[in-house]
Context: one part of a larger RNA
RNA sequence: UUGGGUUUAAAGGGUCCGUAGGCGGGCAAUUAAGUCAGGGGUGAAAUCCCACAGCUCAACUGUGGAACUGCCUUUGAUACUGGUUGUCUUGAGUUAUAGUGAAGUAGAUAGAAUAUGACAUGUAGCGGUGAAAUGCAUAGAGAUGUCAUAGAACACCGAUUGCGAAGGCAGCUCACUAAAUUACUACUGACGCUGAGGUACGAAAGCGUGGGGAGCGAACAGGAUUAGAUACCCUGGUAGUCCACGCCGUAAACGAUGAUUACUCGAUGUUGGCGACACACUGUCAGCGUCUAAGCGAAAGCAUUAAGUAAUCCACCUGGGGAGUACGAUCGCAAGGUUGAAACUC
Numbered sequence: 001u002u003g004g005g006u007u008u009a010a011a012g013g014g015u016c017c018g019u020a021g022g023c024g025g026g027c028a029a030u031u032a033a034g035u036c037a038g039g040g041g042u043g044a045a046a047u048c049c050c051a052c053a054g055c056u057c058a059a060c061u062g063u064g065g066a067a068c069u070g071c072c073u074u075u076g077a078u079a080c081u082g083g084u085u086g087u088c089u090u091g092a093g094u095u096a097u098a099g100u101g102a103a104g105u106a107g108a109u110a111g112a113a114u115a116u117g118a119c120a121u122g123u124a125g126c127g128g129u130g131a132a133a134u135g136c137a138u139a140g141a142g143a144u145g146u147c148a149u150a151g152a153a154c155a156c157c158g159a160u161u162g163c164g165a166a167g168g169c170a171g172c173u174c175a176c177u178a179a180a181u182u183a184c185u186a187c188u189g190a191c192g193c194u195g196a197g198g199u200a201c202g203a204a205a206g207c208g209u210g211g212g213g214a215g216c217g218a219a220c221a222g223g224a225u226u227a228g229a230u231a232c233c234c235u236g237g238u239a240g241u242c243c244a245c246g247c248c249g250u251a252a253a254c255g256a257u258g259a260u261u262a263c264u265c266g267a268u269g270u271u272g273g274c275g276a277c278a279c280a281c282u283g284u285c286a287g288c289g290u291c292u293a294a295g296c297g298a299a300a301g302c303a304u305u306a307a308g309u310a311a312u313c314c315a316c317c318u319g320g321g322g323a324g325u326a327c328g329a330u331c332g333c334a335a336g337g338u339u340g341a342a343a344c345u346c
Stems, first nucleotide, its partner, number of pairs: 004317003007300002012314001014201002017198001021194003025088007033081002035077008049065006091191001092188003097183004103177003107173001109171001114150008125136002162169002206247006215241002220236004258313006266291009295302002319346003328339004
């Protein structure tokens, strides 16, 4: 490199958008670049292959043929691909109206709980555990009540639910913004798919500056446990968790399953529309689930949301360890990230 593969054996990029590139709907005309056919030229010799011949044979050598799968030129063919032109509506998209949803950003705001403070009632314990102790408490704790302050999270509804490209998103309300889908109408007329580089987004932890700090809580301290206990349990508790701005760019970033399109036996639940109807059955479109047939699969299983049958494009794999390491490059404030070997060894 080819081939074969990528749910679980090695292997799908964390996700979108998008440049180059690759691939691309129906009909008609034209062109003849690719493609196909014929002719001409060239494709040195040797080598390779075939036949015959010469050294006693063979290697070797000689003669002839074929071949040199290529390139150039010319004459044609026009199904397919390409170019150009016209046209079409099914792919794709735009507009208007009505619905759906924890989609995003910014603001305002409610209640429960917790903690703290003040006051009141009130007295000896509280707290915690397997059992205890550290801890808190007569300087009046814990408990109960009233008031005040603060920060964070939003019980019930709540679901096998919904939305989002992914990460993710949940009190209520308002403003702005995006996407999807259904119904009906009109319009554009292939405007499409994928996408190396690239841009953007990207949980948690972490970093910088400034705030904030109730609860929880790495580190740390103490009490237990234990042979020990740098742990599990308990009492405290700093970073952090929260906000604003900026960085980081990684996760079992998982459906361990790339995107798009078409086709393929059924059953059943559910979300949002629509048609019809007095209501229901039922039908249909778009999603989210469960089960199962063919088929596939090493099996487990997948099975119209495919891991089935096909097509296009991208990414990735090639025995285990060494190693996601070294070196170099590049990004970062740092932590580190990305790219990524070899010797050696089994």
Molecule: small-subunit ribosomal RNA, central domain
Organism: uncultured prokaryote